[in-house]
Small-subunit ribosomal RNA, central domain from Epixenosomes of Euplotidium arenarium, 350 nucleotides, folded computationally. Its mean pLDDT, the model's own confidence on a scale to 100, is 88. RNAcentral holds the full RNA, with entries from ENA, Greengenes and SILVA.
Context: one part of a larger RNA
RNA sequence: CUGGGCGUAAAGAGUGCGUAGGUGGCUAGAUGUGUCAGGUGUGAAAUCUCGGGGCUUAACCCCGAAACUGCGCUUGAAACUAUCUAGCUUGAGACUUGGAGAGGUAAGCGGAAUUUCUGGUGGAGCGGUGAAAUGCGUAGAUAUCAGGAAGAACACCAAAGGCGAAGGCAGCUUACUGGACGAGAUCUGACACUGAGGCACGAAAGCAUGGGUAGCGAAAGGGAUUAGAUACCCCUGUAGUCCAUGCCGUAAACGUUGCACACUCGGUUUUGGGAGAUUCGACCCUCCCAGGGCCUUAGUUAACGCGUUAAGUGUGCCGCCUGAGGACUACGGCCGCAAGGCUAAAACUC
Repeated sequence: CUGGGCGUAAAGAGUGCGUAGGUGGCUAGAUGUGUCAGGUGUGAAAUCUCGGGGCUUAACCCCGAAACUGCGCUUGAAACUAUCUAGCUUGAGACUUGGAGAGGUAAGCGGAAUUUCUGGUGGAGCGGUGAAAUGCGUAGAUAUCAGGAAGAACACCAAAGGCGAAGGCAGCUUACUGGACGAGAUCUGACACUGAGGCACGAAAGCAUGGGUAGCGAAAGGGAUUAGAUACCCCUGUAGUCCAUGCCGUAAACGUUGCACACUCGGUUUUGGGAGAUUCGACCCUCCCAGGGCCUUAGUUAACGCGUUAAGUGUGCCGCCUGAGGACUACGGCCGCAAGGCUAAAACUC
C1' cells in the first nucleotide's frame, strides 16, 4: 500500500465535548476545479509484445508495427463534483406550552436500627460454633426500662420500573441547575454527521493534608480445625470505609456489540406524553411519538444466536486486529508525590 475482518475465535478507545480533516439535503443560474470527448505536440534509442528475416538451430542480431497506459497545449460537453450567486424547508437549531424522572450541586430536617454512656429492675451466666475455645461477666455482664451522645446507611414503597454520555444515581424538604420527551408549526434557513491531535468527566482500591470514626473491616494478635493451616470458622482489631480539598486515571469501565442517518414481517408486555372514540370523567378500546423488555418472519451467522434497541440491507467518519509464547514486558519518551499509568519492541522458542 492492498485485502479480509472486530458479540463469543485477534480486534470498538471507559465516556463525552470538540479543532484540523473527511463526508454532506432540495431548486435555479453562472464559471468550467475535478471529470469526459476530439485534435495536436511530446513520451530518445535499446528493452518488452506482435509480424517477418539472418547466422545449420537456439541464445544472439536485423527490419517493420504496436506499445510507452503519462504530461503539455488546444477545441468542446456540463449530468455529477467544486466554487460563486439567488432561493426553499423536509435535516439541524430556536420559540411557545405540557407532563415524567434515585439526572447534578448545596443546605436543612427525620425515624428505625447499631454501638456507647448514665440511672433503675435483676442476680449468673452471656457470647460463639459442626463441636469448642479465646473473649465478656459478682468491680453486677447478658436481658429489660428510661434518658443522653455519636457516626454511618436510608426498611416498606420497589418493579422485567425511572434518570444520566459513561462512571453512576434511592429517606424527606428547600434553593440553584443540566438533559430528554409530547403537542403546536411561530422563527432561522443546511447552520449538518463524524472527529486525528486536544480538553473534560471517569467505580472501587490507593496517595497527600486536615477532620471524623457507630458498624464493618485488609494488616496484625489470639482461639480452633489440620499431618501442617502463613486459610476457610470464631474472638479482638489498625489502615480503610465517611467529610473537605487536591492527586491517581485504571476495571469482566460488558450489551465483551463505536457514533450518526436511511430502508426492511408480525405478536406481546411495560414507562412518559398526545389524539380519537365515549353524553362528560375514569376504566376499557383504536391510533401516533419517544424510551425499556420478551418471542419471532425475511435476511444474516462457523455455530450459538441476532432479528425496527440488528449481529439484516446500505451510506459517512473515527478507533482497532493481522499465529501462540516472549509481552498489558524491556529500552526510550510523556504523565504521577508514590503506587504506577500511557505509548511500545527485539532476540529466542514452537